RNAcentral holds the sequence, with entries from MGnify.
This is a predicted structure of a 157-nucleotide RNA (Lysine riboswitch aptamer) from a soil metagenome.
Of the family's consensus pairs, 100% are formed in the model.
[in-house]
């Protein structure tokens, strides 16, 4: 520099269907009687908000499964700064994108925290087999077992 491997193996978008939820939210009608807003301003409320309760309309995002389809094996996924533009009436927050530095070989079980509507899925520590690689040791053995180690690794050319 080229091609590879690990596998319940990463990641993206596309379709659909099931939760979100008959909830947010609007509106009528009645009952309550001063606050309501995540933090501050600032807006709203006795021309009756907030809240209940009845009736009628009624959602979305993120997340999940199912299928085929791209990219691919630091796949990717975090932490900490910084930068643009973006929601949000501003502030101050939150998220996308990006660029620096670190971290983590892969999955999966549990445990605690966190986001989430969620018991579903994510993250994060911790933890426990198992699982690929290399390196040492032991074994007659190419077998097995033992201990250790990190992907800027490894195998082939």
């Nucleotide at each position: 520099a080229u091609a590879g491997a690990g596998g319940a193996g990463c990641g993206g978008g596309c379709a659909a269907c099931a939760a979100g939820a008959g909830u947010a939210c609007c509106g009528u009608c009645a009952g309550c009687g001063a606050g309501a807003c995540c933090g501050g301003c600032a807006u709203c409320g006795c021309a009756g908000a907030c809240c209940u309760g009845a009736c009628g309309g009624a959602a979305a995002a993120g997340g999940g499964u199912u299928g085929g389809c791209c990219g691919c094996c630091g796949a990717a996924g975090g932490a900490u700064g910084g930068a643009a533009a973006c929601c949000u009436g501003c502030c101050a927050g939150g998220g996308u994108u990006u660029c620096a530095u670190u971290c983590u070989g892969g999955g999966c079980g549990c445990g605690u925290a966190u986001c989430a509507a969620a018991c579903a899925g994510g993250u994060a520590c911790g933890u426990g087999a198992c699982u690929g690689u290399c390196a040492c040791c032991a074994u007659g053995a190419u077998u097995u077992g033992g201990u250790g180690a990190a992907g800027c690794g490894c195998u082939a050319u």
Rfam family: Lysine riboswitch aptamer. About the family: Riboswitches are metabolite binding domains within certain messenger RNAs that serve as precision sensors for their corresponding targets. Allosteric rearrangement of mRNA structure is mediated by ligand binding, and this results in modulation of gene expression.